[in-house]
Context: one part of a larger RNA
Molecule: small-subunit ribosomal RNA, 5' domain
Organism: metagenome
RNA sequence: GAACGAACGCUGGCGGCGUGGAUUAGGCAUGCAAGUCGAACGCUCUCUCUGCUUGCAGGGAGAUAGUGGCAAACGGGUGAGGAACACGUGAGUAAUUUACCUUUGGGUUCGGAACAACCUUUCGAAAGGAAGGCUAAUACCGGAUAAGACCACGGUUCAUAAGAACUGCGGUUAAAGAUGGGGAUCCUGAAAAUGGACCUGUCGCCUAUUGAUGAGCUCGCGUCUUAUCAGCUUGUUGGUGGGGUAAAAGCCUACCAAGGCGAAGACGGGUAGCUGGUCUGAGAGGAUGGUCAGCCACACUGGGACUGAGACACUGCCCAGACUCCUACGGGAGGCUGCAGUCGAGAAUCUUUUGCAAUGCCCGAAAGGGUGACAAUGCGACGCCGCGUGAGCGAUGAAGGCCUUCGGGUUGUAAAGCUCUGUCAGCUCGCACGAAAAUCCUUGGUUGAAUAUUCCAGGGAUCUGACGGUACGAGCAGAGGAAGCCACGGCUAACUCCGUGCCAGCAGCCGCGGUAAUACGGAGGUGGCAAGCGUUGUUC
Numbered sequence: 001g002a003a004c005g006a007a008c009g010c011u012g013g014c015g016g017c018g019u020g021g022a023u024u025a026g027g028c029a030u031g032c033a034a035g036u037c038g039a040a041c042g043c044u045c046u047c048u049c050u051g052c053u054u055g056c057a058g059g060g061a062g063a064u065a066g067u068g069g070c071a072a073a074c075g076g077g078u079g080a081g082g083a084a085c086a087c088g089u090g091a092g093u094a095a096u097u098u099a100c101c102u103u104u105g106g107g108u109u110c111g112g113a114a115c116a117a118c119c120u121u122u123c124g125a126a127a128g129g130a131a132g133g134c135u136a137a138u139a140c141c142g143g144a145u146a147a148g149a150c151c152a153c154g155g156u157u158c159a160u161a162a163g164a165a166c167u168g169c170g171g172u173u174a175a176a177g178a179u180g181g182g183g184a185u186c187c188u189g190a191a192a193a194u195g196g197a198c199c200u201g202u203c204g205c206c207u208a209u210u211g212a213u214g215a216g217c218u219c220g221c222g223u224c225u226u227a228u229c230a231g232c233u234u235g236u237u238g239g240u241g242g243g244g245u246a247a248a249a250g251c252c253u254a255c256c257a258a259g260g261c262g263a264a265g266a267c268g269g270g271u272a273g274c275u276g277g278u279c280u281g282a283g284a285g286g287a288u289g290g291u292c293a294g295c296c297a298c299a300c301u302g303g304g305a306c307u308g309a310g311a312c313a314c315u316g317c318c319c320a321g322a323c324u325c326c327u328a329c330g331g332g333a334g335g336c337u338g339c340a341g342u343c344g345a346g347a348a349u350c351u352u353u354u355g356c357a358a359u360g361c362c363c364g365a366a367a368g369g370g371u372g373a374c375a376a377u378g379c380g381a382c383g384c385c386g387c388g389u390g391a392g393c394g395a396u397g398a399a400g401g402c403c404u405u406c407g408g409g410u411u412g413u414a415a416a417g418c419u420c421u422g423u424c425a426g427c428u429c430g431c432a433c434g435a436a437a438a439u440c441c442u443u444g445g446u447u448g449a450a451u452a453u454u455c456c457a458g459g460g461a462u463c464u465g466a467c468g469g470u471a472c473g474a475g476c477a478g479a480g481g482a483a484g485c486c487a488c489g490g491c492u493a494a495c496u497c498c499g500u501g502c503c504a505g506c507a508g509c510c511g512c513g514g515u516a517a518u519a520c521g522g523a524g525g526u527g528g529c530a531a532g533c534g535u536u537g538u539u540c
Stems, first nucleotide, its partner, number of pairs: 001540004006536005013387006019380002026343003030340003035070003040067002044063009077298003087222007096215002101211001104208005109143004118133006148173004153168006177203006185197003224270003231261003236258008273295004277288004300321005323334004353376003359373001360371004390420004400411004424481001426476005434467001438462008484529005489510003495524005505512002
């Protein structure tokens, strides 16, 4: 000199963009942070319409709980642990997996038994159960079929070592429907209506395949300090059999062998999330890893599995422990390192705000619903940037202050005064961009037997804004409301007087102060920076 997630002291007008728990991964009151689907299913309730036999039948709209599906493994937080294939980079996987999405092919058949909800009884203070009975499904189970896939045994071609592709024979293995539209015909029915067969659109389901995306595993290289840590290791190193995984492997196990690592630092101790980056520096380098982005790890502490495509799962489950709360003392409930907020500790770090309008994500055919992600708002000079606190003229160089050699000098064009301007703040009025989609109508194309339906494109109509009556624009008034902080001995820009008298004090270094202190304290003046200025801390 530069920098900072800074703090402290004095001071403080406005705006934009950023940024804000670095310490106790300490404890937490309260609210919210993951739901959605009736176009998978049965019941119940409300409103309404039609028919009549007047309390029944049928239809439409809506709603809660339950079964079921998908999501809840993302998004959000933190950096405790970890010196490790954790991260970075480059390879490998012929040793693997991948829901939703995508490409292509084939299929979607026949049956069955339950369990919630509901009803009845019942236990418990509660949390929560127990028994009996009824019922539906895209829930569950069985049979059929088997293009394909998988397994066993053969063959051909290729090949890095285990293998890959193609092929033969035998075995194993699947499914679920929902919702629109429809001219004729058939079934149900006395007829009508309804429902079904049949045709067709969309969304699903099963199986195989292709891609994309995500993930797992392996390896080369790089990755702090300590030798006042020199030897370490028994599942240890390798093999065989078995098990296990999506998958290679001592990953696990039985047996066999005695190996494996190490001064190119094993093993041990300490410290630490890693990276893109950030700061500094001419660079080399040094320091650092907050916000943003990628990866990892964790979710009261320790352990465990279940479900699932995916977890050994922050707001799921089980066990143990510590802590807090409720209790009828028998027993139960909880987990802010999500957003706000609170206590504590600390030099120190914010609103218990608004909205799903936008961007994304989840669910849904859609309308739509949810979203403390996100978009906004509030607070803090915490940082960066911009603007203002007025401009011109104005000398008898007023008054006052300070100094004085008493002549004067200086503050100083500074003020007053005159003439103007109108930024910001104030008041009044107008008023956005961010909104495109979606829905409905219509035209053309597509699908189709079809003028039905679906989808695509064009045109028209309706509707959607938290921020916000904000930004911005116009007008009104009026110099009115807006300057401090530090320094002045040298380094280092800027000097005099008074007080004090090695005292009180200053100080980054040198050093000042013991009666004329430009160095202490005050005043006037001056210098520097400026809504800031100084100090402290840390890094280069």